[in-house]
RNA sequence: GCUAGAAAAAGGCAAACCUGUUGAAAAACAGGGACGCAAAGCCAACGAGCCUAAAUCAACUUAGUUUGACAUGGUGGUCGGGUUGCCAAG
Numbered sequence: 001g002c003u004a005g006a007a008a009a010a011g012g013c014a015a016a017c018c019u020g021u022u023g024a025a026a027a028a029c030a031g032g033g034a035c036g037c038a039a040a041g042c043c044a045a046c047g048a049g050c051c052u053a054a055a056u057c058a059a060c061u062u063a064g065u066u067u068g069a070c071a072u073g074g075u076g077g078u079c080g081g082g083u084u085g086c087c088a089a090g
Base pairs, nucleotide, nucleotide: 002090003089005087012037013036017032018031019030020029021028022027035077041083042082043081046080047079048078049075050074051073056069057068058067059066060064
């Protein structure tokens, strides 16, 4: 450097749920907690998907705690891609 994560070891992360804070929400953050994870490290200003719809626009109307559209808000623990990296094996 390549292949590949079967075994081992050092360690790492932390779903649901609970509490608190922020937020319109999705969700995020902190603490607790472990379902899982070999990149469950990072990039959402690389592409696709998914979630939400404050503002905005439109519609309706009994004029509002209405309906619809929409990401500029999120999700890397949805996937591809990019990038960095631990361990041991061949």
A computed fold for a 90-nucleotide RNA from a Clostridia bacterium, annotated as c-di-GMP-I riboswitch aptamer. Of the family's consensus pairs, 95% are formed in the model. Its Rfam family is "c-di-GMP-I riboswitch aptamer". Rfam links the family to the GO term cyclic-di-GMP binding. Rfam's curators write: GEMM was predicted in a large-scale screen for bacterial structured RNA regulatory elements.